[in-house]
RNA sequence: AUCGGAUGGCCGCUUGUACAUUUAUGUAUGAGAGGAAAGUCCGGGCUUCACGGAAAAACGACGCCGGAUAACGUCCGGGCGGGGUAUUAAAACCCUGACGGCUAGUGCUGAAGAAAAGUAGACUACCAUCUCUUGUAGGUGGAAAAGGUGAGAAGGUGCGGUAAGAGCGCACCGCAGGUCUGGUAACAGGCUUGGCAUAGUAAACCCCGUCGGAAGCAAGACCAAAUAGGAGUGGCAAGCCGUUCGCGGUAGGUGCUUUUCCGCAUCGUCAUUCGGGUAGGUCGCAAGAGGUUUGCGGUAACGCACGCCCCAGAUGAAUGGUCAUCGCCUGUUUACAGGUACAGAACCCGGCUUAUAGAUUUCU
Numbered sequence: 001a002u003c004g005g006a007u008g009g010c011c012g013c014u015u016g017u018a019c020a021u022u023u024a025u026g027u028a029u030g031a032g033a034g035g036a037a038a039g040u041c042c043g044g045g046c047u048u049c050a051c052g053g054a055a056a057a058a059c060g061a062c063g064c065c066g067g068a069u070a071a072c073g074u075c076c077g078g079g080c081g082g083g084g085u086a087u088u089a090a091a092a093c094c095c096u097g098a099c100g101g102c103u104a105g106u107g108c109u110g111a112a113g114a115a116a117a118g119u120a121g122a123c124u125a126c127c128a129u130c131u132c133u134u135g136u137a138g139g140u141g142g143a144a145a146a147g148g149u150g151a152g153a154a155g156g157u158g159c160g161g162u163a164a165g166a167g168c169g170c171a172c173c174g175c176a177g178g179u180c181u182g183g184u185a186a187c188a189g190g191c192u193u194g195g196c197a198u199a200g201u202a203a204a205c206c207c208c209g210u211c212g213g214a215a216g217c218a219a220g221a222c223c224a225a226a227u228a229g230g231a232g233u234g235g236c237a238a239g240c241c242g243u244u245c246g247c248g249g250u251a252g253g254u255g256c257u258u259u260u261c262c263g264c265a266u267c268g269u270c271a272u273u274c275g276g277g278u279a280g281g282u283c284g285c286a287a288g289a290g291g292u293u294u295g296c297g298g299u300a301a302c303g304c305a306c307g308c309c310c311c312a313g314a315u316g317a318a319u320g321g322u323c324a325u326c327g328c329c330u331g332u333u334u335a336c337a338g339g340u341a342c343a344g345a346a347c348c349c350g351g352c353u354u355a356u357a358g359a360u361u362u363c364u
Stems, first nucleotide, its partner, number of pairs: 001360003005326007013032008034342001038353002041351005046216004051263007059212005064078005079099001080097006100207002105205002107201003123147002126142006132135001155173006174196001175194008220283004230274007239250004252267004290309003294305004327340005
């Protein structure tokens, strides 16, 4: 990664289509629970909503580059980091990453340690010098190169230099710039300049970029039936001008996260108490971003083309029971016995995650 039981007989259940038939049946014919149907974690299709457009905020998600897809937090390929094979060193192969930013700011870093970021810091050792009671002593100054603690101690190794030391100087590596080459890009490599690295942590707050209307098949539509267009309470608004009294203008309120602007619709709106009716039927509901052979394109995910196929539609809930043979596994000894996982559709699809007896295959 794939499969996850098979075949036949008898009996039983549900349903599609066609025909018959006073409506409930009959006949013929076809079909009938998965790789996860589970979780309800993402993304959509579809349905409804007087709201629509633009901008901003809040909240949430994602975060290397390129591609696939209806879309995604998914998938494919590549880059870089880490680990393994695994070593003297390496190519290669496999696994893996919650992989934008710590020089925008604010936090945090226990214990250990001398000291944990203000140029910090002196425990054991080092060097110079002074004092005295001459010792494993004390004081002053220099230094952070040796050792110790730690996840991490202000680049590493080596040489020179120094009183002892230090990028103090040099070589190589590293770091920070510049430039060239290759690549769509992430990046990689070459050359060159400079003694030169502002610790770590963002699955810490945060900053940056991109995306996101709400609710959901118990959505919603139709038919039938019944009632009470019921009775209260509180808040906000109900304004002004004109009028031929039809209405017009303006202000205000309401319109599914909030605010502003514009447009449109409307004239009430928000909260709450008591009481009444309905719980029936049909549709939605199975032809799809559908499945599949072959060919072509592509590293691949996947796409295109021709052809073939129709693979549940229940509504307290069908998809089963039994017999026989076989498959697989275990024990035993050639007779046989036992076992055969996780688990059951409810609008549909693409993913992710979890559970799984056993078998096959691939890689390590």
Molecule: Bacterial RNase P class A
Organism: marine eukaryotic metagenome